This is a predicted structure of a 93-nucleotide RNA (c-di-GMP-I-GGC riboswitch aptamer) from an Acidimicrobiia bacterium.
[in-house]
RNA sequence: CACGAAAAGGGCAAUCCCGGGGAAACCCGGGUGCGCAAAGCCUCGGGCCUACCGAGCGCACACACGCGCUCCAUGGCGGCCGGGCUGCCGAAA
Repeated sequence: CACGAAAAGGGCAAUCCCGGGGAAACCCGGGUGCGCAAAGCCUCGGGCCUACCGAGCGCACACACGCGCUCCAUGGCGGCCGGGCUGCCGAAA
């Protein structure tokens, strides 16, 4: 450098519940503890999710100016895969 058996000290926290934020995806705090050796950080490539706004189409309406469908990331996940940076412990190959 690479790798991840055993152990120690510690770390993170899926799901669900409660409170809060958001149009939503989802996020934040508390409890719980599925799991994780990078489940630390970045968010660069791919992937996935959402659609307030915007675009297209359809319908409705005129004391009206709304509803539905499709598309779209500048939003989000990153505990989906790859990449970059950093890091605890330690056998074997």
Its mean pLDDT, the model's own confidence on a scale to 100, is 86. Of the family's consensus pairs, 95% are formed in the model.